Context: one part of a larger RNA
RNA sequence: CGGUGUUGAAGGAACUCGGCAAAUUGCCCUCGUAACUUCGGGAGAAGAGGGCCCCGUCCUGGCGCAAGCCAUGGGCGGGGGGCACAGAGCCAGGGGGUGGCGACUGUUUACCAAAAACACAGGGCUCUGCGAAGUCGCAAGACGACGUAUAGGGUCUGACGCCUGCCCGGUGCCGGAAGGUUAAGAGGAGGGGUUCAAGCUCUGAAUCGAAGCCCCGGUAAACGGCGGCCGUAACUAUAACGGUCCUAAGGUAGCGAAAUUCCUUGUCGGGUAAGUUCCGACCUGCACGAAUGGCGUAACGACUUCCCCGCUGUCUCCAACACCGGCUCA
Repeated sequence: CGGUGUUGAAGGAACUCGGCAAAUUGCCCUCGUAACUUCGGGAGAAGAGGGCCCCGUCCUGGCGCAAGCCAUGGGCGGGGGGCACAGAGCCAGGGGGUGGCGACUGUUUACCAAAAACACAGGGCUCUGCGAAGUCGCAAGACGACGUAUAGGGUCUGACGCCUGCCCGGUGCCGGAAGGUUAAGAGGAGGGGUUCAAGCUCUGAAUCGAAGCCCCGGUAAACGGCGGCCGUAACUAUAACGGUCCUAAGGUAGCGAAAUUCCUUGUCGGGUAAGUUCCGACCUGCACGAAUGGCGUAACGACUUCCCCGCUGUCUCCAACACCGGCUCA
C1' cells in the first nucleotide's frame, strides 16, 4: 500500500449518472391497517405493543367450616436495567407515495444486453370440403391427422374496459360468358429457288387461336394515405362564418413539450432555500392518433423516472482493530 471483515464522535445522501455499496428491517403471537379495485385483492399495507426479573391486584383450578394456603396460565397497574447460566451458531421483509412501459405466471442473446424485446390467453382478416389447404421430397411416400370448418394452415393485434373514424386514385388480392392486345398451333391468298413440265423445296398475307395484361367492379383488423392560401365579430385578440385552389380522401374519438417537441431549461402551477429531471395543466402536435391499434386500467415487475420516512463511513474526512497478501531485512 492492497484485499476481506469489524467498529466509529458530530452530521445523515452533503457522495454519485444513480443511495452503487453498506446499513436499517427481519422469526412467532396480539392489536391495527388507507387510496384504489376486475370485490379476488391492495395486505406481512402502514403502524403499535409483548417476550427476562421483581412487586401489587384480579380471574381460573385445587384444598379447607372459615380465615386462608397452594398451583398453572392469563388480564391490569407499577418498578428494575441488575444478577446468574449458556452460547460465540443458524434461520429471518426496510417501508411509503407519484409517473412511464408491458395486463398477468412465463421466454430470451450458453460466455458483456433479462428488458419496454419474445410468448401469452383474448380479438380480427384470410386460405382449406378432405387424396383439404400448407410443408418436406425427383419420386414413392410422409407430416397435417388415425384430425374434418367449434378443425387445420398463414398473417396481424395482444388480459380486461370504452372504442376502432374518412379514403379503393396507386399497389396487392377477389370477382367479371362482352371488347382490345396476345404465343405455339391451325390456316393457307400470294411470292421465291429448281425445272420443259409434273414434282421437290423455301417463304408467307387474311382468318381462327389460352392464361396474362388492358378494361369493368369489389376489398383497408390488405400494403398504404388521411391538404394549402386569403378574408371575416362594435376595444384588442381570436375566428363559429365565407371565398378560392388542389385531392382518392383531407386526421374523427381520444391523447398531446409525450420512450414521440426541433426551437426548448416552451409557458403556468406543485414540490425544493435553490429543480435542464419529476408531477399537474395549456396546445404553437418541427414530426400523436385509432388491431404497424387509440385511450384508460386493479393486480403483477431482479424493468424504468421522480419524491418522502427510516437507516447508515456513500460523503464532510477519515481513523482504529483483526486476518490475508505485497514490500524490506535475515
Large-subunit ribosomal RNA, domain IV from a soil metagenome, 330 nucleotides, folded computationally. The coordinates come from a structure-prediction model, not an experiment, and the mean pLDDT is 84. The RNAcentral record of the full RNA draws on MGnify.